This is a predicted structure of a 76-nucleotide RNA (transfer RNA) from Synechococcales bacterium UBA8138. Rfam family: tRNA. It is annotated as a transfer RNA.

């Protein structure tokens, strides 16, 4: 320094053709009992990495950036 891949909820990770942002785990509440664990119901929780840009509308497309992770190169 160049290329390629990810960045959505506390973790994990869906979002197919641009049209209503979920699922699972976890967290609170409830229900079930001798008590817990497991069921099983139900609620909350989001600036979708940042900034712009295209459109009537953007997680999605374009552009610059930032972080992480693979690879190649320098130099030592």
């Nucleotide at each position: 320094u160049g290329g390629c891949a990810a960045g959505u909820a506390g973790c994990u990770c869906a979002g197919u053709u641009g049209g209503c942002a979920g699922a699972g785990c976890a967290a609170g509440g409830g229900a079930c009992u001798g008590u817990u664990a497991a069921u099983c119901c139900c609620u909350a929780g989001g600036u979708c990495g940042u900034a712009g840009g295209u459109u009537c509308g953007a997680g999605c497309c374009c552009u610059a950036c930032c972080u992480u992770g693979c690879c190649a190169g320098c130099c030592a």
Background: The sequence is in RNAcentral, with records from ENA. Its mean pLDDT, the model's own confidence on a scale to 100, is 80.